[in-house]
RNA sequence: AAAACGGAGAGUUUGAUCCUGGCUCAGGACGAACGCUGGCGGCGUGCCUAACACAUGCAAGUCAAGGGGAAUUCUUCCUUCGGGAAGUUAGUACACUGGCGCACGGGUGAGUAACGCGUAGGUCAUCUGCCCCAAUCUCUGACAUAACAUCGAGAAAUCGGUGCUAAUAUCAGAUGAGGUGCCGCAAGGCAUCAAAGGUUUCGGCUGGAUUGGGAUGAGCCUGCGUCUGAUUAGCUUGUUGGUGAGGUAACGGCUCACCAAGGCGACGAUCAGUAGCUGGUCUGAGAGGACGAUCAGCCACACUGGAACUGAGACACGGUCCAGACUCCUACGGGAGGCAGCAGUGAGGAAUAUUGGUCAAUGGGGGAAACCCUGAACCAGCGACGCCGCGUGAAGGAUGAAGGGGCUUUGCCCUGUAAACUUCUGUCGGGAGGGAAGAAAUGCCCCUUAUGGGGGCUGGGACUGUACCUCCAAAGGAAGGAUCGGCUAACUACGUGCCAGCAGCCGCGGUAAUACGUAGGAUCCAAGCGUUGUCCGGAUUUACUGGGUGUAAAGGGUGCGUAGGCGGAUAUGUGCGUCAGAGGUUAAAUGUCACGGCUCAACUGUGAACCUGCCUUUGAUACGGCAUAUCUGGAGUGCGAGAGAGGAUGGUAGAAUUCCUGGUGUAGCGGUGAAAUGCGUAGAUAUCAGGAGGAAUACCAGUGGCGAAGGCGGCCAUCUGGCUCGCAACUGACGCUGAGGCACGAAAGCGUGGGGAGCAAACAGGAUUAGAUACCCUGGUAGUCCACGCCCUAAACGAUGUAUGCUUGGUGUUGGGGGGUCUUCCCUCAGUGCCGUAGGAAACCCGUUAAGCAUACCACCUGGGGAGUACGAUCGCAAGUUUGAAACUCAAAGGAAUUGACGGGGGCCCGCACAAGCGGUGGAUCAUGUGGUUCAAUUCGAUGCAACGCGAAGAACCUUACCUGGGCUUGAAGUACAGGAAGUAGAGAGAUGAAAGUCGAACGACCCGUUAAGUCGGUAUUCUGUAGAGGUGCUGCAUGGCUGUCGUCAGCUCGUGCCGUGAGGUGUUGGGUUAAGUCCCGCAACGAGCGCAACCCUUAUCCUUAGUUGCCAUCGGGUUAUGCCGGGCACUCUAAGGAGACUGCCUACGCAAGUAGAGAGGAAGGUGGGGAUGACGUCAAGUCAUCAUGGCCCUUAUGUCCAGGGCUACACACGUGAUACAAUGGUCGGUACAGUGGGCGAAGCCGCGAGGUGGAGGAAAUCCCCAAAACCGAUCUCAGUUCGGAUUGUAGUCUGCAACUCGACUGCAUGAAGUUGGAAUCGCUAGUAAUCGUAGAUCAGCUCGCUACGGUGAAUACGUUCCCGGGCCUUGUACACACCGCCCGUCAAGCCAUGGAAGCUGGGGGUGCCCAAAGCCGCAUUACAUGCGUCUAAGGCAAACUCAGUGACUGGGGCUAAGUCGUAACAAGGUAGCCGUAUCGGAAGGUGCGGCUGGAUCACCUCCUUU
Repeated sequence: AAAACGGAGAGUUUGAUCCUGGCUCAGGACGAACGCUGGCGGCGUGCCUAACACAUGCAAGUCAAGGGGAAUUCUUCCUUCGGGAAGUUAGUACACUGGCGCACGGGUGAGUAACGCGUAGGUCAUCUGCCCCAAUCUCUGACAUAACAUCGAGAAAUCGGUGCUAAUAUCAGAUGAGGUGCCGCAAGGCAUCAAAGGUUUCGGCUGGAUUGGGAUGAGCCUGCGUCUGAUUAGCUUGUUGGUGAGGUAACGGCUCACCAAGGCGACGAUCAGUAGCUGGUCUGAGAGGACGAUCAGCCACACUGGAACUGAGACACGGUCCAGACUCCUACGGGAGGCAGCAGUGAGGAAUAUUGGUCAAUGGGGGAAACCCUGAACCAGCGACGCCGCGUGAAGGAUGAAGGGGCUUUGCCCUGUAAACUUCUGUCGGGAGGGAAGAAAUGCCCCUUAUGGGGGCUGGGACUGUACCUCCAAAGGAAGGAUCGGCUAACUACGUGCCAGCAGCCGCGGUAAUACGUAGGAUCCAAGCGUUGUCCGGAUUUACUGGGUGUAAAGGGUGCGUAGGCGGAUAUGUGCGUCAGAGGUUAAAUGUCACGGCUCAACUGUGAACCUGCCUUUGAUACGGCAUAUCUGGAGUGCGAGAGAGGAUGGUAGAAUUCCUGGUGUAGCGGUGAAAUGCGUAGAUAUCAGGAGGAAUACCAGUGGCGAAGGCGGCCAUCUGGCUCGCAACUGACGCUGAGGCACGAAAGCGUGGGGAGCAAACAGGAUUAGAUACCCUGGUAGUCCACGCCCUAAACGAUGUAUGCUUGGUGUUGGGGGGUCUUCCCUCAGUGCCGUAGGAAACCCGUUAAGCAUACCACCUGGGGAGUACGAUCGCAAGUUUGAAACUCAAAGGAAUUGACGGGGGCCCGCACAAGCGGUGGAUCAUGUGGUUCAAUUCGAUGCAACGCGAAGAACCUUACCUGGGCUUGAAGUACAGGAAGUAGAGAGAUGAAAGUCGAACGACCCGUUAAGUCGGUAUUCUGUAGAGGUGCUGCAUGGCUGUCGUCAGCUCGUGCCGUGAGGUGUUGGGUUAAGUCCCGCAACGAGCGCAACCCUUAUCCUUAGUUGCCAUCGGGUUAUGCCGGGCACUCUAAGGAGACUGCCUACGCAAGUAGAGAGGAAGGUGGGGAUGACGUCAAGUCAUCAUGGCCCUUAUGUCCAGGGCUACACACGUGAUACAAUGGUCGGUACAGUGGGCGAAGCCGCGAGGUGGAGGAAAUCCCCAAAACCGAUCUCAGUUCGGAUUGUAGUCUGCAACUCGACUGCAUGAAGUUGGAAUCGCUAGUAAUCGUAGAUCAGCUCGCUACGGUGAAUACGUUCCCGGGCCUUGUACACACCGCCCGUCAAGCCAUGGAAGCUGGGGGUGCCCAAAGCCGCAUUACAUGCGUCUAAGGCAAACUCAGUGACUGGGGCUAAGUCGUAACAAGGUAGCCGUAUCGGAAGGUGCGGCUGGAUCACCUCCUUU
């Protein structure tokens, strides 16, 4: 100087919301691996698995002391290839004796939960080679032995005998500054202990011995810290301590003898599992969490186990001995070995490198040194394994080029300034040339202030001709990976069709996939990119920082109380905690900051801060602790009162049930939704009297009382616990909580003995039911009751632990006390309810009785399921209780609240919904449509209401889409382009054929311009070719449009405001009223929109205008008669315009809106009747076959033309109709009266008739088509008929090219079923139902259908209990695809993990006994050897324990689109549900007993709020 610096969320439970809560993602990291790809360099880094086994080479030697000394190397010659000879290397190599080193360096992490490690201390309880300092000494002798020689054994390793020799090897003696031991008060004394020489230039140099000190290193001890499990709770006999001895460098039960009986443990001993520890690394805002590669410190280990030797140091990685396993050699007798050193090999594994170079530097060993050794180290090699840096070109360049690719709305839209092209540069790589630093020393010489400094000379680089520099050429050699539905940056096309596949979570894929695969494009990173695995983060999801427990997971069933935790006021002391200052330490590296060095960076150097800890010391004393003294407020005692289903025991009372006895009395009783079982003529039920026995205590009785909770209820007595109030006398913090522990603890249940009236699991019977192991009924045993002893669980609930303090109020009630103006009011204490402020809460709600604000302590929770299960343990007579997992599986499970929908929930209201009526359908025959069946085809569609006389307002051909057969192929019709042709279009006789079609002679107009000219061009025609046409082929679940339906139901919404965290609510609810969200009143709402209503059409009345084709009152004419004529427009009528109806008036009720009234008036009265008109939406409703249209499909056919057939079939079933079954009728005769509408056809004549002929009139208020029921008569007389008309025969008519399949009608004949229709079901509230006919569309013809029209013309509605549908409000909900919902359990099938199990197999540690190697120690012996003993590795035997694996069979559990049986739960879920317990049952489950509300509904009671 700098440093202080740091915190993001998202997806997923729901129809939506808030919360709780899990799962998942985005970030960072790695000793990584895998996939695709790969230019260069620097710096790092590289067996995480088998502490598995290892071939080969190397990794520890060295030495002017010693003795020996060519055996070694090289050259030459000879050779029987074994070797031999000579020379040289030279006092050299080499081995040996001896010294030092080999205990360092290097590796690994198996073991170890420990003074192992970390940190701070102690050592007066210790050692320390080499090194440094100081002092003293270094004397005199002696015996061996290796090498060597020789002999021998052995395959070898190696060994033995004999002989010789040296030392700084070894031994003895002397000396003793000094050390050690003993004695002594001390001075001192006694005893004991050393050594090694070598060399010399004679100056010295260098060793050796003893002692003291230093430095370094090591040993030991101690405080604190150091993973998990209690389903491990007790452990320990050298164990704990003492005395003495031994042993050690040293303290010590370290070892031994004796004595004592201790020691450790819920502050977690012991046991089990896991693990080297640390500096640090990764992550994180931090606190933390996870980890402990590389580097550094410590520890442990060296094939496995044991042991010691040597030494300063080891119980020793490359030493020794023994045992074991394994490998190798062997002559079978015996030997050898230990890569967890560096390379390397095999094995294992997803996976981890070269059998490299050099001692040049740094460091180590030996040496005086040269030097030697060094797989330490420095370098190189391999690997994108990581970090960092660089490059793969740069600038310009639009015609937005061509071609390509992709898309397409067909428009250069995208690829895209991208390319080409122009200009430029030269990093990396390549070639050539130059070329460092890393080197300081040592040695020798000289100087000097001398363990040092300086100068000169000498020689030395593995990396390496490397880094770096210069030059040359050349854009030339250098880009991929993943992703693109949301999270999460980036979109289209094709292919596929719940397939193939994707997926981190949510989830994509079933024919239009931005989610699969491919392509184009885009996005993100980039020599890498993705995936997988692991850790931290996000996760406040274990919460110290920083969470919770009424209902989400979570308060122990309740109390007493031990340990522990916490604790009132005042004073003093202490200074343990606490706070402050100083000192020591906290290794270095790492990390942070600053400044430097490599061109930058990574990397690295220097400095600083940091290292939050521990120790020592000095001080402070508020708070906590400890100690002492005092106090009264907490707590307790005392005195005086009080209330109470508090507890225990004994006694006693009345009512009721049942039973027994007797009386009266007679046929039923009882029971239910209805019944039956049952009881009763052997006399029940009923009733009266008497008796027996057990259990429970009506009223009082009350969100009243008491109790810790469970719980406690007639009355009396005895014993007894607690509570409250008042007084303020006493004690003086005696308190709070409470792990373990102890006690109590409903019901059910268990044991023994009693008791047993009623009730009542089980059981039996009767019902119900598809079944009914249930609900209902009749019985009925355990049990319920008592005594004693167990059990110990409940929705043991306020789902709310205990204690204390604080924080607005109101109003009830229980028990005390005080005051007053004394029944009523006020104050206060202790309980017990409700409402509510602040505050809290996810909300619901809580709210001085907290779920508010705080404190103390305890208990408990951490996604759902598996599971309160398994195993283990514990308690229990048993039932079972307590404690209490995991594998596996799901992405949710859950709480509160919201909107809907639903309810065999509630309230209110409406509708031909029911009821009251009238007429039908369902039975018959026929018609028609549908299903089914059949068929070559019976084309297709419509399918609950809302398909079925529907599309079809008209299938003989056509229609026609279907079938069979025959034709056509740019086509039957349309458009465009190109080319060609001929006079063309038209017209086509004829031939052939079933037709379509094919062949085809005569005839032959005519457009525009032009030319001498049908001469040329255009148009048109035709042919060929190309675009393309065509499709009633598919998808109505890709669509438009149109339509049905709820429903002509009264609803559906919005803006602003307000309320709520929010979904949402309010408005739109409420009180009235209405047909109506119609209107009025009220109201945190005020307004508005789409709907309702009105405006439109029609009809009912009147007026005005206008009168022809309509009309005819008056006038006239005429007729047998008729508006027939003149005339008129008054009336009817026609069709234009107006009027009229609005609860306007009256009465009653009402605030009003409005309602009522046979009210008045009026043609019409409360919407006058009818129609058109259909809100937001629902049903993936219907329609691709009306039409339109995306996509797909066909293209000599799925197109198109034609003939014939089919749509008309027929055991059957259903719908809709027609006609009937008759007398309210049939038949015959006669007499009347319409309105729509159409374009038709009159009169006359013919025909029995359908009809024919005819053609007047009529382009229409003019002409034509036009009634029937009714009414008046006659007849029939109740029958299968004079009802009914099917069916059939026959003869005809009409339409049409054609009536066979397959038309309608007519005449004659025939004369079926049917005598009013089961269950069930439809329509209709007035000009309606019923009944009667008429017309029209379509249409050549064809209708019982449809649509219109008029004629005649009723009955009934008390009313809203019920059925159906709908509307509003409210309530419950586990539903939201919305009750046709959801959902439970057994059984059956497949898969998965797991428990039990006769056993079987393996591992582990310990125990007892046996045997016992090597070795130390001891004893004996002793020249050496040897023997014995204690300890003891390995081994063996034995009984247990423990942990795993496996196991016939067996238990439950989980998962799996469409299996079986039922329907337990969610609504009052159809018997309210649930908890505990007992019992029963295929299963869900049922029932008994006690408990809870986390039960709907109605009534009552109590309380509260408001007026």